[in-house]
RNA sequence: ACGAUUCUUUGGGGCGGGGCGAAAUUCCCCACCGGCAGUAAAGUCUGCGAAAGGCGCAAGCCUCCGAACGGGUGCGAUUCCCGUACCGACGGUAUAGUCCGGAUAGGAAAAGAAUGUU
Numbered sequence: 001a002c003g004a005u006u007c008u009u010u011g012g013g014g015c016g017g018g019g020c021g022a023a024a025u026u027c028c029c030c031a032c033c034g035g036c037a038g039u040a041a042a043g044u045c046u047g048c049g050a051a052a053g054g055c056g057c058a059a060g061c062c063u064c065c066g067a068a069c070g071g072g073u074g075c076g077a078u079u080c081c082c083g084u085a086c087c088g089a090c091g092g093u094a095u096a097g098u099c100c101g102g103a104u105a106g107g108a109a110a111a112g113a114a115u116g117u118u
Stems, first nucleotide, its partner, number of pairs: 001117002004115007016030004031098002033088002035048004043086002052063004068084005090101003
C1' cells in the first nucleotide's frame, strides 16, 4: 500500500399546548422527528437496510416497498440558502410517523484490531 479472512465495538429520532368526547399522546387545530452508502452537504434523486407477502430442512432466495416543487448563489446543488408543500410497515388501543408490543431481536453500514498478500 492492498482490502482477502477472522474478530470486537458502534449502529433510529419524535406529542408539548389547545378543542370535542364517557373514553383519543390515535380524531380536529397548532407542534415535533428524519437509518446507511453515493453524489456540492439529501426523509422526497439513485441504490441499500428495516417492515410486509411468498418459497425453502436450513443457508438463503423471490416479490413488494412512501413522499417536492418554485426561486437564488455557484463551474457544479431535485443535496446549500429562501419560500411553500408532501411522506412515514405490522399487531394493540377511540382511528397512532411520535404511546405499548414482536424487539435484551434484526440490520444497511461505520470504526478499530489481528492475520494474510505485494